[in-house]
RNA sequence: GCCCAGAUGGCGGAAUAGGUAGACGCGCUGGUCUCAAACACCAGUCCGAAAGGGUGCCGGUUCGACCCCGGCUCUGGGUA
Numbered sequence: 001g002c003c004c005a006g007a008u009g010g011c012g013g014a015a016u017a018g019g020u021a022g023a024c025g026c027g028c029u030g031g032u033c034u035c036a037a038a039c040a041c042c043a044g045u046c047c048g049a050a051a052g053g054g055u056g057c058c059g060g061u062u063c064g065a066c067c068c069c070g071g072c073u074c075u076g077g078g079u080a
Stems, first nucleotide, its partner, number of pairs: 001079007010026003019063001027045006046053002056072005
């Protein structure tokens, strides 16, 4: 240089024949329970007052994009 795969909340990780983004688990916060704690259970947990925005970055296609197309960045693997 070329080829392949990947990048999603604090962490892991779903959602791909384009149609509610953040399921589920962990962690964290508050509560119940307890003498106290652990366990267990309940509620909450991206940003914002709201409108709205948010899937590595910038564009494009589309009524509609995590998903399709182009360029770029980074990570892993392969190859001379």